[in-house]
């Protein structure tokens, strides 16, 4: 330099173009003499920009970063 893959709650991981979900963690409540376990509930995310579309995590273009390959 060229080619390919990837980026989603704090972490891991889903999501046929149509309400962004689950687990762990965290917070609150219940339970307990206290703590833990357990039960219920809450907060929490789509890498930046632009485009297509009634509607984009998803499709297109482009930037950044990560990984792999070629020379």
């Nucleotide at each position: 330099u060229c080619c390919g893959a990837g980026a989603u709650c704090g972490u891991c991981u889903a999501a046929u173009g149509g309400u962004a979900g689950g687990a762990c963690g965290u917070c609150g409540c219940g339970u307990u003499u206290u703590g833990g376990c357990c039960g219920c509930g809450g907060a929490a995310a789509u890498u930046g920009g632009g485009g297509u579309u009634c509607g984009a995590a998803u499709c297109c273009c482009u930037g950044u970063c990560u990984c792999g390959g070629a020379a």

Predicted 3D model of a 71-nucleotide RNA (transfer RNA) from a Parcubacteria group bacterium.
Rfam family: tRNA. Rfam classes the family as a transfer RNA.
The prediction has a mean pLDDT of 81.
NCBI's taxonomy places the organism under Bacteria, Bacteria candidate phyla.